Transfer RNA from Deinococcus marmoris DSM 12784, 73 nucleotides, folded computationally.
The sequence was found in a public genome assembly.
[in-house]
RNA sequence: GGGUUCUUAGCUCAGUUGGUAGAGCAUCGGUCUCCAAAACCGAGGGUCGUAGGUUCAAGUCCUGCAGGGCCCG
Numbered sequence: 001g002g003g004u005u006c007u008u009a010g011c012u013c014a015g016u017u018g019g020u021a022g023a024g025c026a027u028c029g030g031u032c033u034c035c036a037a038a039a040c041c042g043a044g045g046g047u048c049g050u051a052g053g054u055u056c057a058a059g060u061c062c063u064g065c066a067g068g069g070c071c072c073g
Stems, first nucleotide, its partner, number of pairs: 001072007010025004019056001027043005049065005
């Protein structure tokens, strides 16, 4: 340099045929306990890498760019 693939919550990852974003762990609060842990209940946390395009509507489709993985040279 060429091909291919990935980027979504603090971390690991879902997200169907485009219809307006979730789980587990972690964090915080509560119940329980002499206290703590465990268990159970609840809550907060997201410009979906970035800039555009298409669409009534984009995490999802298209293009550029940035970063990572793999293959080839």
About this RNA: Rfam family: tRNA. Rfam classes the family as a transfer RNA.